[in-house]
RNA sequence: CGGCCGACGCCGCCGAGUCGCCCACCCAGGGCGAGCCGGGGACCCAGGUACGCCGGGGUGAAUCCGCAGUCCACUGCGGUAGGGCGUCCCCUUCCGCCCGAACCCGUCAGCUAACCCGGUAGGCGGUUCCGGAGAAGGAGU
Repeated sequence: CGGCCGACGCCGCCGAGUCGCCCACCCAGGGCGAGCCGGGGACCCAGGUACGCCGGGGUGAAUCCGCAGUCCACUGCGGUAGGGCGUCCCCUUCCGCCCGAACCCGUCAGCUAACCCGGUAGGCGGUUCCGGAGAAGGAGU
């Protein structure tokens, strides 16, 4: 000097998943509120279902199509509806890089005012610039 790994603080990203407060505190835990998010739930409207057979539904961007491996399940490849990032924030355009999963309910739920119920996780990156401090100027009130 360079590379790699790790820790604290800080900064940033996906996501609803942030902030404040109380009890307890050896350990362990239990709650409240605000904000944000999700579900159930009338008239009207809409639509079907049950019996035989295939059930049906929810969160989420994560659907659908083709080919192949063996019919299926499943897996792989290519694409795709849709989604994310490019560092103060918003809109638009261009370009580039990615994701295009997973899980839950349990035969049951369309929309839906009142009303009722629940969640507030998890994962990752950066740290010479995207960060920190100070000064000055302008505009508005």